[in-house]
Context: one part of a larger RNA
C1' cells in the first nucleotide's frame, strides 16, 4: 500500500464498477438456436369462394289447411390460400454463452516458415456455363406389433432432395516437357413485370454449376522464452535414422513391412509435485517479488471413458453410437436423462445475488423483405464488496446557563457547544412538467445515373415515414420544512490522544516490549481528549 474478501459494531443518498475463490458435487421447473411458403406435396387444422343439401327467423301471399321467401346455423362437395401444426429439402445449430477439471506441453508468448495446406457465407473477374432424361422415399393412406418411448408391412406423392446422358472456356491426374497429348470433374430453378407463338416467349430480382483472384479465417512445421523438487541419475522400442508403402487437405514412425543401432541425459533426461498460458493486476525508486478474479487474446474440457458420422469447418455443451456410475419411467418385456447457458434448489463452506423485464439500441442466425428467433445483449432487483460524489445545515450568540466531570473548593472544564435570534432547502415529503438513448427499416413522393424497354426492377440523392425494456426514469418547476440522517476505533511506550473511580497477581489487556500483588495515565466504567468517518476496527493473504 494492495484485496472477488470474511467477521464485529454502525449505517442517509446517488453515479460507475464488481458479486460461489470451497464440491468439475448432485440437480425439480421454465427459457437459452433457429429460421426460410420468393426451393417442395395442399396432407391435418383454420379461413375464403363457389355448389348443392338440411333446418327453417323477417317479411309477403292466403280459400287459414297452406304457399312464397330466403337471415343465423348445421353438415356435405370442389376450388384457393403458407394462417397454425407435421413432413422433404436448404442455410444455421464447430458462432455467440460457460468452466479452469486436465495439460510442464510447440498450450502459451515472441520472430519466421509452408516448394508441405484447406477455405462454406462475402467482394471482384466487362470469365465461362446452366441442353436432355429419369428412378425413389418422408409426408399421408392401410395393416400390424408395443404400457411407452418408438417400429415394421403394403400403397402412394413433390421438389433448389437423389440419379442418368451431353456439354468442358476451365481445373485435377498422368505422360511428354518449346508445347501438346489423354482420362477424368458440372449445375436447379423459384418469385415479380409485361406481351398475348399461354404446356410460350421476354426482361427483371434472387438463386445454380466449373475456374480464377482478393478478404478474412483455420490447419501444420521451427528458433528462441518462461514452475519448484537430485532426499527422484540413469532414461527409451516406433525408441533415433533410412528405403519403400499406406493415410491426411497436407510434410513426418502419423501409422506399417523391411534395414540399420541409434536417440536423450548435471546446461538436469526420467520420475514425482504444483499449474491452464498471456494481455495484464498489486507492491515497490527501480531492480524485483506476489497474482493470473471482472476485460480482452490463446488453450482445454462439456455426467466419466471410448469412437466415429454428416459437413467448409467437429470428433460437436444444450447432435448419434458403445461402455461405466448415478436418477426417473415402467404393464418387467424395455425406455429416458446430462445446468461447467441464465436464473433457481439442495450440499459443501467464513463467504457470494432475481426461478424479474425487453428484443427499444449494439452483435448474431435464417429470410428478397415484412419479420421470427436470440438468459448474446440491453435493463431493472439485491449485496456499504470497492471506488468516486453529496449530505446529516449556515450566521450571530456569555467574561460563559443548567447538568457532567475535576478540583489545592478560589475555579477549571465540557463550551458558541446548547437555549434564543435571523437564515437556506442540496436531501427529504407532495404536486406538475418531461427527455436523450431513434436512425440510413419498410414503404411513398420527387429527382438524378447507367443499359434500355412493351413494363416490372437496379442505384444514388432530398423530403415524408413507423418503433423505448430502462420509465413518468435523469432533469427541471412549484410547495411544506433544520425538518429524517453519525458512527467507530484508540488514548504506557512504538504512536496523535489524561484524569477520578472501581479491583487488587483477582477480574482482565496485549502487535512487540510488558501492564495487573490498595492511589494502575496499560484491567472494567466515567469524564474528557486524538483519529478516520457512512464508514470504523479486527482477522487472513500479498508487496
Nucleotide at each position: 500500500g494492495a484485496u472477488g474478501a470474511a467477521c464485529g459494531c454502525u449505517a442517509g443518498c446517488g453515479g460507475c464498477g464488481c458479486g460461489c475463490u470451497u464440491a468439475a458435487c448432485a440437480c425439480a421447473u421454465g427459457c437459452a438456436a433457429g429460421u426460410c411458403g420468393u426451393g417442395c406435396g395442399a396432407u391435418c387444422g383454420g379461413u375464403c369462394u363457389g355448389g348443392a343439401c338440411c333446418u327453417g327467423a323477417a317479411u309477403c301471399c292466403u280459400u287459414c289447411g297452406g304457399g312464397a321467401g330466403g337471415a343465423c346455423g348445421g353438415a356435405c362437395c370442389a376450388g384457393a390460400u403458407a394462417c397454425g401444426g407435421a413432413g422433404c429439402g436448404g442455410c444455421g445449430g464447430a458462432c455467440g454463452g460457460g468452466u479452469g477439471a486436465g495439460u510442464a506441453a510447440c498450450a502459451c508468448g515472441u520472430a519466421g516458415c509452408u516448394g508441405a495446406c484447406c477455405u462454406a457465407c462475402c467482394u471482384c473477374c466487362a470469365a465461362g456455363g446452366a441442353g436432355g432424361g429419369g428412378c425413389a422415399u418422408a409426408g399421408c393412406a392401410u395393416c400390424g406389433g408395443g404400457a411407452a418411448a418408438c417400429c415394421g408391412u403394403u400403397g402412394u406423392u413433390a421438389a433448389u432432395a437423389c440419379c442418368c446422358c451431353a456439354u468442358a472456356a476451365g481445373g485435377u491426374u498422368g505422360c511428354u516437357u518449346u508445347u501438346g497429348c489423354a482420362a477424368c470433374c458440372a449445375a436447379a430453378g423459384u418469385g415479380g413485370c409485361u406481351u398475348u407463338u399461354u404446356u410460350a416467349a421476354g426482361c427483371u430480382a434472387c438463386g445454380c454449376c466449373u475456374g480464377g483472384a482478393g478478404a478474412g479465417g483455420g490447419g501444420g512445421c521451427u528458433g528462441c522464452g518462461g514452475c519448484c523438487u537430485a532426499u527422484u541419475a540413469g532414461c527409451u522400442u516406433g525408441a533415433c535414422g533410412g528405403u519403400g508403402a499406406g493415410g491426411u487437405a497436407a510434410g513426418g514412425g502419423c501409422u506399417c513391412a523391411c534395414c540399420g543401432u541409434g536417440g536423450c541425459g548435471a546446461a538436469g533426461a526420467u520420475a514425482g509435485g504444483u499449474a491452464g498460458g498471456g494481455g495484464g493486476c498489486c507492491u515497490g525508486a527501480g531492480a524485483g517479488g506476489g497474482c493470473g478474479a471482472u476485460c480482452c487474446c490463446c488453450c482445454a474440457c462439456a455426467c466419466u471413458g471410448g469412437g466415429a458420422c454428416u459437413g467448409a469447418g467437429a470428433c460437436a455443451c444444450g447432435g448419434c453410437c458403445c461402455a461405466g456410475a448415478c436418477u426417473c419411467c415402467u404393464a418387467c418385456g424395455g425406455g429416458a436423462g446430462g445446468c461447467u447457458g441464465c436464473a433457481g434448489u439442495g450440499g459443501g463452506g467464513a463467504a457470494u445475488c432475481u426461478u424479474g423485464c425487453g428484443c427499444a439500441a449494439u452483435g448474431g442466425g435464417c429470410g428478397a423483405a415484412a419479420g421470427c428467433c436470440u438468459g448474446a445483449c440491453g435493463c431493472a432487483g439485491c449485496g456499504a464488496c470497492g471506488u468516486c460524489g453529496c449530505g446529516u445545515g449556515g450566521a450571530g450568540g456569555a467574561c460563559g446557563a443548567a447538568g457532567g466531570c475535576c478540583u489545592u473548593c478560589g475555579g477549571g472544564u465540557u463550551g458558541u457547544a446548547a437555549a434564543c435570534u435571523c437564515c437556506u432547502u442540496u436531501u427529504c415529503u407532495g404536486g406538475g412538467g418531461g427527455a436523450c438513448g431513434a436512425a440510413u427499416a419498410a414503404g411513398g413522393u420527387a429527382g438524378g445515373c447507367a443499359g434500355g424497354u412493351a413494363a416490372u426492377g437496379g442505384u444514388c440523392u432530398a423530403c415524408c415515414g413507423a418503433u423505448g425494456a430502462c420509465g413518468g426514469u435523469a432533469c427541471u418547476c412549484c410547495a411544506g420544512g433544520a425538518a429524517c440522517a453519525a458512527g467507530c476505533g484508540c488514548c504506557g511506550g512504538c504512536u496523535a490522544a489524561c484524569u477520578u473511580c472501581g479491583u487488587g497477581c483477582c477480574a482482565g489487556c496485549a502487535g512487540c516490549c510488558g501492564c495487573g500483588g490498595u492511589a494502575a495515565g496499560a484491567c472494567g466504567a466515567a469524564g474528557g481528549g486524538c483519529g478516520c468517518a457512512a464508514g470504523c476496527g479486527u482477522u487472513a493473504u500479498c508487496c